[in-house]
The RNA shown here (Bacterial RNase P class A) has 374 nucleotides and comes from Saliniferula longa.
RNA sequence: GCGGAAGGCUGGAUGGCCGCGGCCUGUCGGGGGCAACCCCGGAGGUCGAGGAAAGUCCGGACUCCAUGAAGCAACGGUGCCGGGUAACGCCCGGGCGGGGAAACCCGACGGAAAGCGCCACAGAGAACGAGACCGCCCCGGCAAGCCGGGGCAAGGGUGAAACGGUGGGGUAAGAGCCCACCGCGUCCCUGGCGACAGGGACGGCAUGGCAAGCCCCACCGGGAGCAAUGCCGAAUAGGGACGCCGCCAUGGGCCGCUUCAGCCUGGGCGUCCGGGUAGGCAGCUAAAGCGCGUCGGCAACGGCGGGCUCAGAGGAAUGGUCAUCCAGGGGAGCGAUCCCCGGACAGAAUCCGGCUUACAGGCCCUCCGCACGC
Numbered sequence: 001g002c003g004g005a006a007g008g009c010u011g012g013a014u015g016g017c018c019g020c021g022g023c024c025u026g027u028c029g030g031g032g033g034c035a036a037c038c039c040c041g042g043a044g045g046u047c048g049a050g051g052a053a054a055g056u057c058c059g060g061a062c063u064c065c066a067u068g069a070a071g072c073a074a075c076g077g078u079g080c081c082g083g084g085u086a087a088c089g090c091c092c093g094g095g096c097g098g099g100g101a102a103a104c105c106c107g108a109c110g111g112a113a114a115g116c117g118c119c120a121c122a123g124a125g126a127a128c129g130a131g132a133c134c135g136c137c138c139c140g141g142c143a144a145g146c147c148g149g150g151g152c153a154a155g156g157g158u159g160a161a162a163c164g165g166u167g168g169g170g171u172a173a174g175a176g177c178c179c180a181c182c183g184c185g186u187c188c189c190u191g192g193c194g195a196c197a198g199g200g201a202c203g204g205c206a207u208g209g210c211a212a213g214c215c216c217c218a219c220c221g222g223g224a225g226c227a228a229u230g231c232c233g234a235a236u237a238g239g240g241a242c243g244c245c246g247c248c249a250u251g252g253g254c255c256g257c258u259u260c261a262g263c264c265u266g267g268g269c270g271u272c273c274g275g276g277u278a279g280g281c282a283g284c285u286a287a288a289g290c291g292c293g294u295c296g297g298c299a300a301c302g303g304c305g306g307g308c309u310c311a312g313a314g315g316a317a318u319g320g321u322c323a324u325c326c327a328g329g330g331g332a333g334c335g336a337u338c339c340c341c342g343g344a345c346a347g348a349a350u351c352c353g354g355c356u357u358a359c360a361g362g363c364c365c366u367c368c369g370c371a372c373g374c
Stems, first nucleotide, its partner, number of pairs: 001370005007364004012325007020048006028041005050345001054356002057354005062225004075221005080094005095109001096107004110216002115214002117210003133156002135152008164182006183205001184203008229282004239273007251265004289308002292305005326343001328341005
């Protein structure tokens, strides 16, 4: 220098003018109230989106509901091991498997000899101690390259997968038929907390794959969510109590219409009570908080010390514009320089820890490979 891998940070800056929301201060102006004080407006100060505020996918805090407590069943979830954490399906470290030349990356990664189920198409045969399409070998026959009988599963073919693999011996041809190594299983030894790794002995092979199919095993889990929930609470219309007025008949319903009969029901005003609605207040933002130093730890993280306060709206503020500059892009010019364009994804709603997804550009650090120079 080129190519690649991993991690972290940032996400335009400054100022003027106009405007918006929260809090504080003054008591400046207006209004209400006997007063305490309250309401409206103005002034000054201060704060005012994010790394994802997003998806609402996990885990919690908090609140209400149900329940005497616990367990079991059912249902849902998680699934190698150890650690971290309030907790997690998250994070860190490790093991195993896969990819890469490497740095490094990816993995629903418990159980298929408990049972059931499935394995398309192709193929002779798809799981039973199976199967024989082409072949290989032996015997017999003849019209001489076919037929019949028997043996075999090495080779070919099909398939995602064909009933251990490779090599040798053996044989008519073959075959775990026999042997060595590998794989697999059982037992033992060593190392490791463990997942697991290494080694030894035995077994001739029995045990195909799928559990993001049922299932088995282990562990975890009550339900709903801030529109939770608590408090205050009108006007109007319902409900109830009391008092007053009116009153036995007119109305309405049972019943689509008419008549009769029956049953039920019933008006107005005032005062008080109770529930709910509109509206208001709380919940509400100082917390598993942020960053610094130091100690422990490989790390995630934890202990200690001192520092900081960082939106709290509620039909929902966080905006607009101008100037100069900083990245970036384009054009003119030999050049100094000038002109134009122009800032990614996105927008808090109870809060916190994660994951996932979106994202223009810039910066920092570490590692791998190749080439060159000293």
Source information
NCBI's taxonomy places the organism under Bacteria, Pseudomonadati, Alphaproteobacteria, Rhodobacterales, Saliniferula. A source record names the gene rnpB. The model forms 94% of the base pairs in the Rfam consensus.